[in-house]
RNA sequence: AAAGUGGAUCAAGCGAUCGCCCCCUGUAUCGACGGGGGGAGGAAAGUCCGGACUCCGCAGGACAAGGUGGCCGUUAAUGGCGGCCCCGAGUGAUCGGGGGAAAGUACCACAGAAAACAUACCGCCUGUCAUUUUGAUAGGUAAGGUUGAAAAGGCGAGGUAAGAGCUCACCGGUUCAUCAGUGAUGAUGGACGCUUGGCAAACCCCACCCGGAGCAAGACCAAAUAGGAGGGUUCGGGUGGUCCGCCCAUAACCCUCGGGUAAGGUCGCUCGACCCCAUGAGCAAUCAUGGGGCAAGAUGAAUGAUCGCUGUGGUUCCCGUUAGGAGCCAUUACAGAAUCCGGCUUACGAUCCACUUUAGCC
RNA sequence: GGCGACGUGGUGAAGUGGUUCAACACGGAGGUCUGCAAAACCUCUAUUCACCGGUUCGAAUCCGGUCGUCGCCUCCA
Numbered sequence: 001a002a003a004g005u006g007g008a009u010c011a012a013g014c015g016a017u018c019g020c021c022c023c024c025u026g027u028a029u030c031g032a033c034g035g036g037g038g039g040a041g042g043a044a045a046g047u048c049c050g051g052a053c054u055c056c057g058c059a060g061g062a063c064a065a066g067g068u069g070g071c072c073g074u075u076a077a078u079g080g081c082g083g084c085c086c087c088g089a090g091u092g093a094u095c096g097g098g099g100g101a102a103a104g105u106a107c108c109a110c111a112g113a114a115a116a117c118a119u120a121c122c123g124c125c126u127g128u129c130a131u132u133u134u135g136a137u138a139g140g141u142a143a144g145g146u147u148g149a150a151a152a153g154g155c156g157a158g159g160u161a162a163g164a165g166c167u168c169a170c171c172g173g174u175u176c177a178u179c180a181g182u183g184a185u186g187a188u189g190g191a192c193g194c195u196u197g198g199c200a201a202a203c204c205c206c207a208c209c210c211g212g213a214g215c216a217a218g219a220c221c222a223a224a225u226a227g228g229a230g231g232g233u234u235c236g237g238g239u240g241g242u243c244c245g246c247c248c249a250u251a252a253c254c255c256u257c258g259g260g261u262a263a264g265g266u267c268g269c270u271c272g273a274c275c276c277c278a279u280g281a282g283c284a285a286u287c288a289u290g291g292g293g294c295a296a297g298a299u300g301a302a303u304g305a306u307c308g309c310u311g312u313g314g315u316u317c318c319c320g321u322u323a324g325g326a327g328c329c330a331u332u333a334c335a336g337a338a339u340c341c342g343g344c345u346u347a348c349g350a351u352c353c354a355c356u357u358u359a360g361c362c
Numbered sequence: 363g364g365c366g367a368c369g370u371g372g373u374g375a376a377g378u379g380g381u382u383c384a385a386c387a388c389g390g391a392g393g394u395c396u397g398c399a400a401a402a403c404c405u406c407u408a409u410u411c412a413c414c415g416g417u418u419c420g421a422a423u424c425c426g427g428u429c430g431u432c433g434c435c436u437c438c439a
Base pairs, nucleotide, nucleotide: 001358002357003356004355005354006353007352008351009350010349012310013309014308015307016306017305018304020039021038022037023036024035025034026033027032041334045345046344048343049342050341051340052339053214054213055212056211060244061243062242063241066209067208068207069206070084071083072082073081074080085098086097087096088095089094099205100204104203105202107198108197121145122144123141124140125139126138127137128136129135130134153171154170156168157167158166172194173192174191175190176189177188178187179186180185218267219266220265221264228257229256230255231254232253233252234251236248237247238246259438260437274293275292276291277290278289279288280287281286311331312330313329314328315327316326317325318324363435364434365433366432367431368430369429372388373387374386389407390406391405392404393403394402412428413427414426415425416424
């Protein structure tokens, strides 16, 4: 310098003027005016996971449905995060994947002899018959060929009529023991010629998790009206899959139409598994202790615009060059809270750090 | 704001539980027929099944992630 890999940080600052929303306060007295304070994000987004909170009935049991899936830890919890293990990709930094196919079932088109109970199309070998080359027929064979995404351990030697784990060495596999490790797993040694192709983001099996709904949850106040009509269910009704249990009632509930109010108010609502700093424990995620801080709470929904200075970036000029100075332009990406948190994913501008590979120079 | 469903030619739609040609109808273009039309008949009309990845030998279909469209839920009795 080029090509990459991983991570971190920021999302300009201050002031003035004109506006918007909320809170506190003073003057006023129901019109308002003055003063003070606060006012978007790293993703506020997608709503993909997990919780808090609220109601249903006290949130309990079983089944179904759904979800997760190496091991250990971490957490309020998770499918998140951290460390480790195995497999795979890459020269490498690094990245991607993860239960079980030897419990059972299903599927594997076309091609091919054969697609999972193995199999004999060509080929090779043997016997018999006919015989000029050679053909027919009965077997043996899985070495070689052909097909396919995938072909029944690989390779070499021995062996054989030809072959074959048929036998042997090495590699692979299964299984047992010992050792190391909390564990996934690894190492070493023995035994077994070797039986078991793929697919579980097919059914399924194993282990674990899980009641449902969601702040338009829900609670209270105000205003007004006709507890009216029709239909349905009764296994009475009540947890949005079922049963049990539980609770309520003696008639209850559901749906549709009709009626009222006029798009009302207050609470829930923002101090919270909160944020910042330091120290300590731990490889880390994270946790503990101490100190400091308060940072939107609107609801047809505010958080904006303009100007100046500083900073930053770009560009032109001055200067022999660096440094420096002057002018001009821009201040820009993605994007906009709606009950609140922890994650993930997606969108996107810039800067910095660490590391890898290659080439050159010192 | 919360919850749910859907996306297949120009239009309406079938296929979705995996492998062979994505049917069918309407429409559009061209042709035959006719003096000219209509009707009828023949031919053509999806490279990408909204888009991007993954699983698989193989994806419209299975699994994720984006984008878009539609629907439901807000007072009192």
Molecule: RNase P RNA; transfer RNA
Organism: Binatia bacterium (SeqCode)